This is a predicted structure of a 502-nucleotide part of an RNA (small-subunit ribosomal RNA, 5' domain) from a Pseudobdellovibrionaceae bacterium. It was read from a public genome assembly. It matches the Rfam family "Bacterial small subunit ribosomal RNA".

Context: one part of a larger RNA
RNA sequence: GAACAAACGCUGGCGGCGUGCCUAAUACAUGCAAGUCGAACGGGGAAAGUAGCAAUAUGAGUACUAGUGGCGCACGGGUGAGUAAUACGUGGAUAAUCUGCCUUCGAGUGGGGGAUAACUAGUCGAAAGAUUAGCUAAUACCGCAUAAGACCACAGGAUCUGAGGAUCUAGGGGUUAAAGGUUUUUCGCUUGAAGAUGAGUCCGCGCGAGAUUAGCUAGUUGGUGAGGUAAUGGCUCACCAAGGCAACGAUCUCUAACUGGUCUGAGAGGAUGAUCAGUCACACUGGAACUGAGACACGGUCCAGACUCCUACGGGAGGCAGCAGUAGGGAAUAUUGCACAAUGGAGGAAACUCUGAUGCAGCGACGCCGCGUGAGUGAUGAAGGCCUUCGGGUCGUAAAGCUCUGUCGCAGGGGAAUAAGCAAGUGAAUGUACCCUGAAAGAAAGGAUCGGCUAACUUCGUGCCAGCAGCCGCGGUAAGACGAGGGAUCCUAGCGUUGUUC
Numbered sequence: 001g002a003a004c005a006a007a008c009g010c011u012g013g014c015g016g017c018g019u020g021c022c023u024a025a026u027a028c029a030u031g032c033a034a035g036u037c038g039a040a041c042g043g044g045g046a047a048a049g050u051a052g053c054a055a056u057a058u059g060a061g062u063a064c065u066a067g068u069g070g071c072g073c074a075c076g077g078g079u080g081a082g083u084a085a086u087a088c089g090u091g092g093a094u095a096a097u098c099u100g101c102c103u104u105c106g107a108g109u110g111g112g113g114g115a116u117a118a119c120u121a122g123u124c125g126a127a128a129g130a131u132u133a134g135c136u137a138a139u140a141c142c143g144c145a146u147a148a149g150a151c152c153a154c155a156g157g158a159u160c161u162g163a164g165g166a167u168c169u170a171g172g173g174g175u176u177a178a179a180g181g182u183u184u185u186u187c188g189c190u191u192g193a194a195g196a197u198g199a200g201u202c203c204g205c206g207c208g209a210g211a212u213u214a215g216c217u218a219g220u221u222g223g224u225g226a227g228g229u230a231a232u233g234g235c236u237c238a239c240c241a242a243g244g245c246a247a248c249g250a251u252c253u254c255u256a257a258c259u260g261g262u263c264u265g266a267g268a269g270g271a272u273g274a275u276c277a278g279u280c281a282c283a284c285u286g287g288a289a290c291u292g293a294g295a296c297a298c299g300g301u302c303c304a305g306a307c308u309c310c311u312a313c314g315g316g317a318g319g320c321a322g323c324a325g326u327a328g329g330g331a332a333u334a335u336u337g338c339a340c341a342a343u344g345g346a347g348g349a350a351a352c353u354c355u356g357a358u359g360c361a362g363c364g365a366c367g368c369c370g371c372g373u374g375a376g377u378g379a380u381g382a383a384g385g386c387c388u389u390c391g392g393g394u395c396g397u398a399a400a401g402c403u404c405u406g407u408c409g410c411a412g413g414g415g416a417a418u419a420a421g422c423a424a425g426u427g428a429a430u431g432u433a434c435c436c437u438g439a440a441a442g443a444a445a446g447g448a449u450c451g452g453c454u455a456a457c458u459u460c461g462u463g464c465c466a467g468c469a470g471c472c473g474c475g476g477u478a479a480g481a482c483g484a485g486g487g488a489u490c491c492u493a494g495c496g497u498u499g500u501u502c
Stems, first nucleotide, its partner, number of pairs: 001502004006498005013371006019364002021329001026327003030324003035071003040068002043065002049058003078282003088206007097199002102195008110144001112142002119134006149176004154171001156169005180187002208254003215245003220242008257279004261272004284305005307318004335361001337360003343357001344355004374404004384395004410438005418429001446491005451472003457486005467474002
C1' cells in the first nucleotide's frame, strides 16, 4: 500500500447492487418448512339456490372426505462435527455393474380365487394407543393359462479380443408376465431391445505438520473353494502358504471437509476456502436393518444412552446443523414479514393443491458504486475570534446582501415492464421504478492529524506532574511532541483504532 463475512470509538442525508452467528455440531417455547391423486377402491356425505303452503323434491350421491391403494417423501433446504483418505481434483477402466419417472422401437393385456382396513358391536387404558368378533372393495394380495422375448444348463458354428474372455446364431429341454380407469381417445399395466439421465466399484498422479513418532501388521499378505452383492474383491468364512508396508517416511500424534475460486503480488509465490457453483460427510449421541429404482433415510422405523416434557406412577412423548424466533456463549451478525405473480419442484388427465425452494419486502454505512448538503456575484476586506514588533496580519469572497437553480427531500397528478400458450383471466413486490407540476436554500458534515519518518504552526495552561507514543522519543518554568484556543493538512458520509493475510 491492498484486502476483509470484521469489531470498537466519534459522526451520519439519499439511492442501487451485494452481504450479515467466523464463538456453543450448545439447549430449544411457538408457528410454518411434503404432500398429492375421488379419472385405482369400498364406505360416509353436505349447503346455498330453485320449485312448493308444507312435507318434500331438486341441487346430488355433486362438493368434500377419514381409510385401503398409487406416486412423491433419497429432490429441494441446512451445517462442517468427523475425515490426511471408502474424501476431493484430474485422467482413465467397468469384457465386474444397476438405473423409477422420460424418449424411440417391438410383443402382449385371457380366465379365476381368498382375504383385509374403513365400517358395525364390544373390551382394556389417565393418555399414547391396543385388542376381540362380524361385514366389504380395488390398479392391494395369490394361483392358473399363454411364452415372442428374457433367464438357466446342454451341445454345434461364426466373429472379435491384451490374458481371462466377449458378441452373434440354426437346435431341442426347463423356469418366468400382466390391471384396469375415464370416456370415445386417451391414461395406464406386463415383457423385451436401445437411448438419455443418475449412481456404484476399481486404477494412475496430485493434495497439511511433527523423526523430541522407527519400526508396523494376524483377516494381516497371497492362493484354492464356498457364501454374499446390482457388481469385482479377505467383503465374509473354511483350508493352505508366510507373507505385506516402511527412511522415496510405514506406524503413531496433532491439525483440517476438498475443489472451481478469493486476497495479495510485476511475476514466481504466499495466505485462504464466507457469499455463488461442483463433490463429500453429518442430522441429539452410538448401533441396526426395513421399505424402495434409489436410503442404511434431517422433519421414517427399531434398540441402547444422555437430556427435556406429560402422567391417574402402570406408562408415554420429543429431537430447528430447514425459515423466522428464544435463551446462552461472545468484540460481534437481521423479521416469530408478504406471495406462489414469475422461475423451478411433487402429485394430478386436468382444474388445481402443496412448496420458509424461490421471488420480494424489513433491519444493519457491513462492503462496493452513484448523488447531495447549493450556484453566480459580492471589499467599507463588516462585526467577532486569534496572533501582533500595536503599524497591522489572519479566519476571508468566507459571511451578510443581491440574482438564480431544484439533485435530494416534501405535496399533488399520471404510471409501467417483469405475463408467457388461440383467446380471456392472472402481479407478492406496488401505486414501487419512472414521468409531469408546485412551493421552497429551505431538512442534510464530520473524523483524524500537524517533532522526524509524514502533508500541515502558533498562543496560553502544565512543570519528569498530568499526560503522549507505531519507531526514534517528548514533559524537570519560555513544550511546534502533554491539555485547550486560533490556524492549517488529509480523507469525506464517512474518518480513525484494533485484529488477520499478502